[in-house]
Transfer RNA from an uncultured Lachnospiraceae bacterium, 72 nucleotides, folded computationally. The coordinates come from a structure-prediction model, not an experiment, and the mean pLDDT is 82.

RNA sequence: UGCGGAAUGGAGCAACGGAAGCUCGCCGGGUUCAUUUCCCGGAGGCCGCAGGUUCAAAUCCUGCUUCCGCAA
Numbered sequence: 001u002g003c004g005g006a007a008u009g010g011a012g013c014a015a016c017g018g019a020a021g022c023u024c025g026c027c028g029g030g031u032u033c034a035u036u037u038c039c040c041g042g043a044g045g046c047c048g049c050a051g052g053u054u055c056a057a058a059u060c061c062u063g064c065u066u067c068c069g070c071a072a
Stems, first nucleotide, its partner, number of pairs: 001071007010024004018055001026042005048064005
């Protein structure tokens, strides 16, 4: 420098263009003599950044940033 991939709650990951969910973790409650387990509820994300297309974008297009890999 070129090519490809990735970026989504605290962590790991999902998500046909109709607007975001799962597991673990965290908080509160129940259960228990108590802890774990189990059950119920809750908080926490404007989806890496900026534009564009569209009635509507995490999703499509462009540029940029960071990380990983391949080639030179």
Background:
Its Rfam family is "tRNA". Rfam describes the family as follows. Transfer RNA (tRNA) molecules are approximately 80 nucleotides in length. It was read from a public genome assembly.